[in-house]
Predicted 3D model of a 1558-nucleotide RNA (small-subunit ribosomal RNA) from a Nitrospirota bacterium.
Its mean pLDDT, the model's own confidence on a scale to 100, is 84.
It matches the Rfam family "Bacterial small subunit ribosomal RNA".

RNA sequence: GGAUGAGAGUUUGAUCCUGGCUCAGAGCGAACGCUGGCGGCGUGCCUAACACAUGCAAGUCGAACGGAGUACACUGAGCGGAUGGUUUCGGCCUGAAGCCUGGUGUUACUUAGUGGCGGACGGGUGAGUAACACGUAGGCAACCUACCCCUGGGACGGGGACAACCCCGCGAAAGCGGGGCUAAUACCGGAUAAGACCACGUACUGGGAUGUACGAGGUAAAAGUUUUCCGACUUGUCGGGAGACACCUGGGGAUGGGCCUGCGGCCUAUCAGGUAGUUGGUGAGGUAGAGGCUCACCAAGCCAAAGACGGAUAGCCGGUCUGAGAGGAUGGUCGGCCACACUGGGACUGAGACACGGCCCAGACUCCUACGGGAGGCAGCAGUGGGGAAUUUUGCGCAAUGGGGGAAACCCUGACGCAGCGACGCCGCGUGGAGGAAGAAGGCUUUCGGGUUGUAAACUCCUUUUGUGGGGGAAAAGAACGGAUGGUACCCCACGAAUAAGCCCCGGCUAACUACGUGCCAGCAGCCGCGGUAAGACGUAGGGGGCAAGCGUUGCUCGGAAUCACUGGGCUUAAAGAGCGCGUAGGCGGUUGUGCAAGUCCAGGGUUGAAGACCUGGGCUCAACCGAGGGAAGGCCUUGGAGACUGCACGACUUGAGUAAGCGAGGGGAGGGCGGAAUUCCCGGUGUAGCGGUGAAAUGCGUAGAUAUCGGGAGGAAGGCCUGUGGCGAAGGCGGCCCUCUGGCGCUUGACUGACGCUGAGGCGCGAAAGCGUGGGGAGCAAACAGGAUUAGAUACCCUGGUAGUCCACGCCCUAAACGGUGGGCACUAGGUGUGGGGCUCGGAAGGGUUCCGUGCCGAAGGGAAACCAAUAAGUGCCCCGCCUGGGGAGUACGGCCGCAAGGUUGAAACUCAAAGGAAUUGACGGGGGCCCGCACAAGCGGUGGAGCAUGUGGUUUAAUUCGACGCAACGCGAAGAACCUUACCUGGGCUUGACAUGCAGGUGGUAGUGAACCGAAAGGGGAACGAUCCUGAGCAAUCGGGAAGCCUGCACAGGUGCUGCAUGGCUGUCGUCAGCUCGUGCCGUGAGGUGUUGGGUUAAGUCCCGCAACGAGCGCAACCCUUAUCCUCUGUUGCCAUCGGUUCGGCCGGGCACUCUGAGGAAACUGCCAGCGAAGAGCUGGAGGAAGGUGGGGAUGACGUCAAGUCAUCAUGGCCUUUAUGUCCAGGGCUACACACGUGCUACAAUGGCCACUACAGAGGGCAGCGAUACCGCGAGGUGGAGCAAAUCCCCAAAGGUGGUCGUAGUUGGGAUCGGAGUCUGCAACUCGACUCCGUGAACCUGGAAUCGCUAGUAAUCGCGGGUCAGCAACACCGCGGUGAAUACGUUCCCGGGCCUUGUACACACCGCCCGUCACACCACGAAAGCCUGUUGUACCCGAAGGGGGUGGGCCAACCCCGAGCAAUCGGGGAGGUAGCCCACGAAGGUAUGGCCGGUAAUUGGGGUGAAGUCGUAACAAGGUAGCCGUAGGGGAACCUGCGGCUGGAUCACCUCCUUU
Repeated sequence: GGAUGAGAGUUUGAUCCUGGCUCAGAGCGAACGCUGGCGGCGUGCCUAACACAUGCAAGUCGAACGGAGUACACUGAGCGGAUGGUUUCGGCCUGAAGCCUGGUGUUACUUAGUGGCGGACGGGUGAGUAACACGUAGGCAACCUACCCCUGGGACGGGGACAACCCCGCGAAAGCGGGGCUAAUACCGGAUAAGACCACGUACUGGGAUGUACGAGGUAAAAGUUUUCCGACUUGUCGGGAGACACCUGGGGAUGGGCCUGCGGCCUAUCAGGUAGUUGGUGAGGUAGAGGCUCACCAAGCCAAAGACGGAUAGCCGGUCUGAGAGGAUGGUCGGCCACACUGGGACUGAGACACGGCCCAGACUCCUACGGGAGGCAGCAGUGGGGAAUUUUGCGCAAUGGGGGAAACCCUGACGCAGCGACGCCGCGUGGAGGAAGAAGGCUUUCGGGUUGUAAACUCCUUUUGUGGGGGAAAAGAACGGAUGGUACCCCACGAAUAAGCCCCGGCUAACUACGUGCCAGCAGCCGCGGUAAGACGUAGGGGGCAAGCGUUGCUCGGAAUCACUGGGCUUAAAGAGCGCGUAGGCGGUUGUGCAAGUCCAGGGUUGAAGACCUGGGCUCAACCGAGGGAAGGCCUUGGAGACUGCACGACUUGAGUAAGCGAGGGGAGGGCGGAAUUCCCGGUGUAGCGGUGAAAUGCGUAGAUAUCGGGAGGAAGGCCUGUGGCGAAGGCGGCCCUCUGGCGCUUGACUGACGCUGAGGCGCGAAAGCGUGGGGAGCAAACAGGAUUAGAUACCCUGGUAGUCCACGCCCUAAACGGUGGGCACUAGGUGUGGGGCUCGGAAGGGUUCCGUGCCGAAGGGAAACCAAUAAGUGCCCCGCCUGGGGAGUACGGCCGCAAGGUUGAAACUCAAAGGAAUUGACGGGGGCCCGCACAAGCGGUGGAGCAUGUGGUUUAAUUCGACGCAACGCGAAGAACCUUACCUGGGCUUGACAUGCAGGUGGUAGUGAACCGAAAGGGGAACGAUCCUGAGCAAUCGGGAAGCCUGCACAGGUGCUGCAUGGCUGUCGUCAGCUCGUGCCGUGAGGUGUUGGGUUAAGUCCCGCAACGAGCGCAACCCUUAUCCUCUGUUGCCAUCGGUUCGGCCGGGCACUCUGAGGAAACUGCCAGCGAAGAGCUGGAGGAAGGUGGGGAUGACGUCAAGUCAUCAUGGCCUUUAUGUCCAGGGCUACACACGUGCUACAAUGGCCACUACAGAGGGCAGCGAUACCGCGAGGUGGAGCAAAUCCCCAAAGGUGGUCGUAGUUGGGAUCGGAGUCUGCAACUCGACUCCGUGAACCUGGAAUCGCUAGUAAUCGCGGGUCAGCAACACCGCGGUGAAUACGUUCCCGGGCCUUGUACACACCGCCCGUCACACCACGAAAGCCUGUUGUACCCGAAGGGGGUGGGCCAACCCCGAGCAAUCGGGGAGGUAGCCCACGAAGGUAUGGCCGGUAAUUGGGGUGAAGUCGUAACAAGGUAGCCGUAGGGGAACCUGCGGCUGGAUCACCUCCUUU
């Protein structure tokens, strides 16, 4: 100086936590969809290391060599015949061009072969490989290195062949064989040897192997070509000199390699043991070289829990991506290394290979073939087929860079340089810029005003990157030649906005919103989730957001994920402490001194290649890209230093640990013995009818004498009281008494040892109950089983029996809610209070103080998600071990180990879900608890349910029986009046701007209106005839013109009791007139939330009082309002009449206003007073007074909210639907149906009654299309009539009651249904379908099963009266009014509803909740399985190619040697040396047999998972109705049940103990 860490959604009603899933970021050799203007730089088969047509990718050297060929020069032969000459015309001679074929020579060129160098580089690929393959650091005294460089020495003199070529032969071909000739830098002897090599000697070095130096002995070399000069001569050869390039032999270097070693980097232990050349030695062989590399012999080692061996996967690295980093992932392009080249094996050549474009063999495959036999290997560059989601041109050039050959020219080079194709990536540019409001048109939307698209466009001015055309035109090549790229980059000119925008998204996360369509359909979706008629989530459109020549999607990696936690997590209850101990390895370790220096720290050196990354500055116009310089971190090696800490070594110490001594407590363990109570059984006695058992019963036992009771006896098991959150033990566990043996612990003392310690992977041991084996034992209890009950069933709960078992011995099993759900050890960190065992101390004692060990409770700090923990930590630290990583699948499967078995232990995956969880909160609920209310029960009175009828509903019927209301809270409800109307329904007949509203346009005085005939059921049609009104202009007027109204035609629209009450307003019901519901501030809690509002009292009440981290307040309660009960004041008609007068005796009249009353105001009641209780309170009980007493009675009044409660048919209203009909008018019908069922009522069943006669007393209401008196008629309903009254005036008005009579218990003089007849009234009209009257008829019914309703006082019961609606009325309904007028309440156990507190909860759609298992169906993945089939691998054996090695080698062989022959050339023979062939061992592929492992598949089978509405039950969650759960065993359709032992993660009540607070 720089760099440096972000979260969100989703479990719940809400909260905090745990925890998984998902998203936002970056990246890619990508692919896919839509789209696509340009350029630069990169990049491009990730799959089939699948198969390949075609071309090219490694050749070159003639200055190594002999040939051959072409051209040229010279020179021939043959054919040929032009031309010329000659001719006796027959011919002869000449002989050009041309054709063909030789020879010689030279130079130039070409090159099949011999020979040399190179084909081991370059290029490709990633199959194999878990390895010294790679990386890094070292080593080789154990090695090689062609070409290149430096340096020393040398290159003498001979020989024999083989290709090419010629001839012959075989073959289709590929090719091959035989014979003959020949050259060399090819090959072979000989000579020489500075040095090299081999063995030896000496000296030095070294521990030694060995190395170095010296000495002497032996062995091994070579090649020439060419240029030039000189000389010679046979003019093309030879000799010589110089040079160049080659050659031989040494030394050194450089480069490249080989080998060895330390360290480092994957998964799996459901791979635990592996190994025979294996490990080492000796010797030998082999190699360039160390080495079991190979062989012989000897020894028996070697590797492994720090993971051998096996399996799976994989080329490794520099780097790349991501990340704050630490890490994680990755290894494409570029660079380094390795491996491979159709598959497997093998060697040859060579400096180098076990060789991509070489060879041999085997195999598979392809091709050719004359069928005999041959040929081939793109994982080189292009390209093809195939595979695949997917990856390019059969391009140009050697100009550059580099490589091979050559002396060079040069040749070759799909290395390379370029171009082409692909938005595959990165980078850059453009698709225009400025102005432009009438905010155009169009689109979309709208509340119809507008808004938006939008300065956007048009239009005006300007520019020209790009594009097109034209012109010029590079660098890249350092002196010359040489440019594929390329007429490219770049520059100039012209033209002209001209050629150039898409993709995704818009519910939240996440930037961006509306309309329409659709209607749990179609579809979307990364997670949560959208869609079932008003979808911002689907589809489309408009608009908007984001990015941009791209944008999205998919896949993959890292991140977020602290979600494997080294940095940087956890384990009481969320996943997680092993049931407990002993102890091995390992890890860790008290105080002190010295030494060492491994760790550690500091400094230096080497290395960590280049590229990349970073920094700086530079080059392409910028950038990407490229080139230059610089630097660090970290790793390894190495040198020096430091010495605190760790380590190592030695020494010392005592506090950790242990020992000893003294004292002590104890259900610690094992064995043996003894005792008492109780149950059962047996015997005997007494005794008689029952016992037993349960909720109630029954099975069972008992007159063959039970139960009961007494005595005696037998036997087994268990240990009462003591007994205690008391003791002991590591845990499991341990309880009568005594004896024996035995383990551990505490305290005290401070003598001894001197760190001897802690923990503890594996290992070993112990380990409740159940269970197993063998043998005993067996009283009680008791799985299974049997019977009896219960029940819908009851494989259960209950009862009666009852076998294993429970007990003992020995041996197994090894699991539990084996729990404190809390591993062990050490240390530290406030207190208080119990209790067990010791010590010290005060005190006479009781008791206290103090200390150590154990065991409880409360609590501070602290911790914790909270609950809670808190010196016995879940606090603060250190050490060690075990364990966890979402739920289900599953503690399952497979495999291993253990077990007699049951089973245990270790322990997955596919698939599936978006959660599963913990703690706490608020509710709701409980067959939880406490407290308290209510006609809730109880106590009473009267009903309903039975009958008949009325009425409503369901159902059924119907053309229609219109619609709504459905537990309480629908059902005499909407409807306070369905014959028509109403009316919404049905049938039929009509109308279409409409029955009704508004607007516009046009028309219309014989217009509007009235309306006769006629058709018709009416509506409607039809039109004779009659026939206007208002305003205004002109005119004397008649009249004419215009307008209004009306009417007609047409257009907008009307209309709808059509749908949605789950789109709504309003109104209403209900919990409930229940006492509750909240807020502000404060306080508590991380938070939801709590507190207040809980508690103690009290009340009808959250009413009030007291207390209290609360203090206040609001909506409710109460009060205020109305009415009623008392009084007062005022008023005095239509009301009243005490007093006075009159009277027809009627408050009728005068009069009066006292009273009643009317209706306005006021008074009165407030626990005010007294007593008691209570807390000196609130209040309660009683009393006085009072008309009334504790809210006096009644009404109105209904908190926050609940029920998607009710109503679209009162009304209003969004949306949808309908428009000659779903509107509207009319007639008739229907809503009144009727086999039934239910609700609500009326009338009854009679004598407290019915009937008849007489007689009395209300209140509140209503009345003009009305109430209607007196009077008359009618048996009556009613009629006639009309006084009075818009009403305290007139009218409508009582019954039960009272008095008297009759009936006499009967289906009646009860009861009145039903039916017949005759009437009255209303109304247009009483058939469907009115009410009433009279006469006749006279049904059921004789008090109503289970069940059920109302009511607590002027109430119930009972009696009548009125009103609304209304023409009338189905009213017995409803709403009111008064008359008469009771009974009962002990009480709160129970039923129902409600309030408060508390508790449990797996419920929150809230118990009408949740939820488990079998069965049935569909789909999915998995396990087992007779077998079948690949792959891979082991073992044994058989066969045995090529090949190198060994042996043999009678066949074959030029060079060297010997002999012989020959003048010679040469030939023959032998030897040396070599070799074909054959043999041996090894040996790939192949075969046989038998195993292991992975995988595929399979009849059948097993469980598992998933799936809107299947079946059976009800196991769990509340005390879940038998508390649940764990282990185990048996049983059962299933959840499950039962036994035994265990746990609390059980509610409730009581008791005990301890603690806390006042």